[in-house]
RNA sequence: AGAGUUUGAUCCUGGCUCAGAACGAACGCUGGCGGCGCGCCUAACACAUGCAAGUCGAGCGGUCGGGCUUCGGCCCGGCAGCGGCGCACGGGUGAGUAACGCGUGGGAACCUGCCCCGGGGCCCGGGACAACCGUGGGAAACCGCGGCUAAUACCGGGUACGCCCUGCGGGGGAGAGGCCUUCGGGCCGCCCCGGGAUGGGCCCGCGUCCGAUUAGCUAGACGGCGGGGUAACGGCCCACCGUGGCUGUGAUCGGUAGCCGGUCUGAGAGGACGAUCGGCCACACUGGGACUGAGACACGGCCCAGACUCCUACGGGAGGCAGCAGUGGGGAAUCUUGGACAAUGGGCGCAAGCCUGAUCCAGCGACGCCGCGUGGGCGACGAAGGCCUUCGGGUUGUAAAGCCCUUUUCCCGGGGACGAUGGUGACGGUACCCGGGGAAUAAGCGCCGGCUAACUCCGUGCCAGCAGCCGCGGUAAGACGGAGGGCGCUAGCGUUGUUCGGAAUCACUGGGCGUAAAGGGCGCGCAGGCGGCCCGGCCAGUCGGGUGUGAAAGCCCGGGGCUCAACCCCGGAACGGCACCCGAUACUGCCGGGCUCGAGGCCGGGAGAGGGUGGUGGAAUACCCAGUGUAGAGGUGAAAUUCGUAGAUAUUGGGUGGAACACCGGUGGCGAAGGCGGCCACCUGGCCCGGUCCUGACGCUGAGGCGCGAAAGCGUGGGGAGCAAACAGGAUUAGAUACCCUGGUAGUCCACGCCCUAAACGAUGUGCGCUGGGCGUCGGGGGGCUCGCCCCCCGGUGCCGGAGCUAACGCGGUAAGCGCACCGCCUGGGGAGUACGGCCGCAAGGUUAAAACUCAAAGGAAUUGACGGGGGCCCGCACAAGCGGUGGAGCAUGUGGUUUAAUUCGACGCAACGCGCAGAACCUUACCAGCCCUUGACAUGGCGGUCGCACCCCGGCGAGAGCCGGGGGUCGGUUCGGCCGGACCGCCACAGGUGCUGCAUGGCUGUCGUCAGCUCGUGUCGUGAGAUGUUGGGUUAAGUCCCGCAACGAGCGCAACCCCUGCCCCCAGUUGCCAGCGCGUAAUGGCGGGGACUCUGGGGGGACUGCCGGUGCCAAACCGGAGGAAGGUGGGGACGACGUCAAGUCAUCAUGGCCCUUACGUCCGGGGCCACACACGUGCUACAAUGGGCCGUACAGAGGGAGUGCCAACCCGCAAGGGGGAGCCGAUCCCGAAAGCGGUCCUCAGUUCGGAUCGCGGGCUGCAACCCGCCCGCGUGAAGCCGGAAUCGCUAGUAAUCGUGGAUCAGCCACGCCACGGUGAAUACGUUCCCGGGCCUUGUACACACCGCCCGUCACGCCAUGGAAGCUGCGAGCGCCCGAAGUCGGUGCCGGAACCCGGGGGGGUGACCCCGCGGGAC
Repeated sequence: AGAGUUUGAUCCUGGCUCAGAACGAACGCUGGCGGCGCGCCUAACACAUGCAAGUCGAGCGGUCGGGCUUCGGCCCGGCAGCGGCGCACGGGUGAGUAACGCGUGGGAACCUGCCCCGGGGCCCGGGACAACCGUGGGAAACCGCGGCUAAUACCGGGUACGCCCUGCGGGGGAGAGGCCUUCGGGCCGCCCCGGGAUGGGCCCGCGUCCGAUUAGCUAGACGGCGGGGUAACGGCCCACCGUGGCUGUGAUCGGUAGCCGGUCUGAGAGGACGAUCGGCCACACUGGGACUGAGACACGGCCCAGACUCCUACGGGAGGCAGCAGUGGGGAAUCUUGGACAAUGGGCGCAAGCCUGAUCCAGCGACGCCGCGUGGGCGACGAAGGCCUUCGGGUUGUAAAGCCCUUUUCCCGGGGACGAUGGUGACGGUACCCGGGGAAUAAGCGCCGGCUAACUCCGUGCCAGCAGCCGCGGUAAGACGGAGGGCGCUAGCGUUGUUCGGAAUCACUGGGCGUAAAGGGCGCGCAGGCGGCCCGGCCAGUCGGGUGUGAAAGCCCGGGGCUCAACCCCGGAACGGCACCCGAUACUGCCGGGCUCGAGGCCGGGAGAGGGUGGUGGAAUACCCAGUGUAGAGGUGAAAUUCGUAGAUAUUGGGUGGAACACCGGUGGCGAAGGCGGCCACCUGGCCCGGUCCUGACGCUGAGGCGCGAAAGCGUGGGGAGCAAACAGGAUUAGAUACCCUGGUAGUCCACGCCCUAAACGAUGUGCGCUGGGCGUCGGGGGGCUCGCCCCCCGGUGCCGGAGCUAACGCGGUAAGCGCACCGCCUGGGGAGUACGGCCGCAAGGUUAAAACUCAAAGGAAUUGACGGGGGCCCGCACAAGCGGUGGAGCAUGUGGUUUAAUUCGACGCAACGCGCAGAACCUUACCAGCCCUUGACAUGGCGGUCGCACCCCGGCGAGAGCCGGGGGUCGGUUCGGCCGGACCGCCACAGGUGCUGCAUGGCUGUCGUCAGCUCGUGUCGUGAGAUGUUGGGUUAAGUCCCGCAACGAGCGCAACCCCUGCCCCCAGUUGCCAGCGCGUAAUGGCGGGGACUCUGGGGGGACUGCCGGUGCCAAACCGGAGGAAGGUGGGGACGACGUCAAGUCAUCAUGGCCCUUACGUCCGGGGCCACACACGUGCUACAAUGGGCCGUACAGAGGGAGUGCCAACCCGCAAGGGGGAGCCGAUCCCGAAAGCGGUCCUCAGUUCGGAUCGCGGGCUGCAACCCGCCCGCGUGAAGCCGGAAUCGCUAGUAAUCGUGGAUCAGCCACGCCACGGUGAAUACGUUCCCGGGCCUUGUACACACCGCCCGUCACGCCAUGGAAGCUGCGAGCGCCCGAAGUCGGUGCCGGAACCCGGGGGGGUGACCCCGCGGGAC
């Protein structure tokens, strides 16, 4: 410090998720030791039991026990009582509380027991009440009555340094003693006063959570005067008077919450939290109340009410663990009914001491932090076992074993603390130390697809499961489960929950709003925020200095102590704050004075659909009247509904009425926006220019508020020509509640009143300033002029563009640039601008505006593709033009389906279907039923045996395979060594599989597509995907070439190079050829011979837009022409770019993995692959006369032929064929044409067409033609008379048509396939349309890419939520009713010396002044 996740990829926006740290935790697995901490976060739920607050005999009287006694009594110990102090501390909890509760800093009108300091005093009396005794009531708790008694209990009187009240004359108020005594006194107390310390009460400034779907709240309410009350101020309380007070800087109300020091996190700012420790507050079963007291409204006190629990004799009583421990309950979850007062601290006491669940310790819990250990060294080219393996090995792994060593921990034995300054140690025989023993007692957990560190095998097969996000699992899963191995941490490791971080994802530090979420529809404007230039004053903000405070602990730094650390101790720093004092005065602010540039005014001009009112005009539509005039009009893609012979449409004249204003008109003008358009008048707002006369900051923005606000809509009343929701009809369509047509009502128009929305958009808030240019246009002004015009200034409105900005697109002086001021708004998508609530509205609805739940995205811009019933350009038998077919028939063949024991398998749009099959009767053969074999039909190796073999022959059973048995046979080589080789049998390894996976693969192939494309290097552009190049202008069959160009080159493709063919030449001349010469024949290159020709097969030439003309801006090229056998790639072939289709093939072959192993292997005979109600594809033959039959007759090319092949002549047979045997291992011999041509018959007919089907008879191949071959002859003669929708091929030697050959092959289901030649057309205007393709461009929400994506209803299941008559629970404000205890007050009776109030009498004193006298500091 970031990472994963939206896409094919990219950049951005944006959410979700992860890595970190932390915890009072819990859960799972595991667990050796110690130290230090921590331990009911839930039910402030209920509590059994014990303990947690007493103490003092030196305040007092009794009583009990013991001891002593001189009997008067004394001493010791205990008990309850009177009395004193304490019980308001300590300990617990967080319910309540949004508050002066807390924090911080201040303040004045207060109190303060015990403690400290100072001053003064402690004299004389009095009457009671407990205990106790008696008696009574009660179950108990307890209580009543009578009697006795003490005090440091209570009271009176006297005194008063201080003190209090006062009308200033005066008045009032205290007390207690005890112990010791050496009798001097000492100590502990007591009273009054003053002061201190400590603790507390009260008031104020500031700070302190969420909700505005809580906007108004308030009657003691705010203040005053006078009282009451309190320790004290105060409306705290009361009477009277005033009508105030609080609130948008958030009152009131609702929700939540103890607050802080601090804790966690974070770089910080901040966020979250408020356990333990410390400070404050609040509470003590719930609510209320007071009493006592220095202090309480009192946790272990009282009273009342309530709920609950317990006791009861039913009359009454008792109780309050949120003290320590403990129990039940709740809960995911939180401990011992321990020890001790030894230490620290507290209460009482003179003290000894007593009490103290405060505290100190121990126990339990890995709950946390810290430390330690479970051993250390050596030890193999590396044991065994496990796992993997390409079988070689690798790994676990120096790991183990083994040898040597150590002893922390542990066990045993011994010693034994500090904590305590004198005594006292719960902890504890603990820590620690010493000795002994022995590797001995001690390792787990999570993870290993990416993020994120760590990989293999097996199992599983979208199952089981995993998952924090993205996502894994559908037969080779590094993601599931196990294993081996590895990675991480370690007495722990994971999981869950929570907080902060990452998240700059609420942005103060530190974000945004044209299109991603986000500018209010527009203006006016109160509050608020902000505000020009100069001078003076003040000093609030601001700045400097100082002082006080900011508790301790904690954090940080330094040092120290436990062996270290955690932990603890000491010191420092810090505590960002607040307050006060002094100082500074630039800036802001405030006060005063001035200025003119901001703003406004004035004067003079000006443009304009700016607004309102009233008039007025013409064109057009419609309607009405009349004329002319007919048979249609209208409308559409085409029609129909509709109108029209009752006279339409058309046309002419006249009239009525409403609405809107053609041309001008424009990217033009005006307005704040909505918006505004004939002309005229009136009323009226704003703006611009010029002048620089006036005011003197008067300004900008603007939450609320107010006004305006298109269309539609609403109310009332008018108006209504055209148009036109709804509606009706006609069409369209599968349907058509639409688009089109004919009609048509609200409405559109006017007046008045509402509504208040919008893609109210520049999707861009308002104002001001600043920042390069160019070109238009509107308004005004200035200048120049050759008058056509040009230049300059101000204001508006546009276009293009620089810098800059931006994610990009784009914006760019009209900013989306650079700044300032203010307002509005945003914070993932859906739910939803919805629900509820409020406000507004007549309604429609508007406005404000959520949540549950759900998703891992939703988005913006741009990129490359793909796609479009988008565009442009251009190709292809793509259409069109043309010829012939298919689809109908019969048959052949393939396929689907069905059937079957099996009908083996594969191929499935084009690109499966006469395809793998260029040969299924057996074989093939993979299928089926059956019969057999098990080292196997086949390969290699090892061990053992046999044999001179191998091999051959025979017998039995059998369909054969096979099983059983017999016989014959007596190996070869040799460096001669029983050396090498071979066969068979048995056994072991292994063979074998056309079993699965073409979605694990290689290879090969199909297809787009012979389409013209596909890329790279460098450079350049872009944040990037990517672009450029390859686009553009021409041209081509072509990314072919040329030109241009931030590109320049290059590669794979195209073309060419290769083959065949077309012309010529050279060479060669047999088996081919025969012109000339010769021989021969009935005839024939038959022979001699010849190389001229044809031909054969080698080589070469030829064609390159080379030449001419035209076109082309140049060029490339195109058109025409010449020559030529041939032209503009001459014709044909081979050749197939990057890639696509998980295309096809595991059954050609090869091959990973999986599977079978007396069978999923092998052999055998038989059957099947040939089935048949159907369906489709590909073909053959036809339907006839351009034909069919018959007779005669002519001309090819390319091939093939001895593995018993091709087979001549000749003979036989109607024929298939048979016989025969010449020739030929082939330019020699053999296989060898048909259409054509000549002639003849048939004359339109299911025929002399057509040949299916069936019958009979034959032939051939073959071991064998039943299933299931081909051929021949005779007979039979079916469907079919040119084929619906639809559909295929072909552009020239092509289609069509005619025959020929070959592969495979014994034969053949071949009508298939491949090849060969013969005859030999028609047509192409053209590119609109169909199909496919290329290039450019455009849109896109597509990218498994239009066979895409995607919307809504319904059905079913599940989840969450809302509404709902009514019923019910809970809470609460206000109003009202009843009302306990208690306090205060009023009143009545009695008592009281002491208390309180009031009155009366008497006495005393007396501030101040005067007089007199006395004393007297200086």

The RNA shown here (small-subunit ribosomal RNA) has 1418 nucleotides and comes from a soil metagenome. Rfam family: Bacterial small subunit ribosomal RNA. Gene Ontology terms of the family: ribosome and structural constituent of ribosome. The sequence is in RNAcentral, with records from SILVA. The coordinates come from a structure-prediction model, not an experiment, and the mean pLDDT is 86.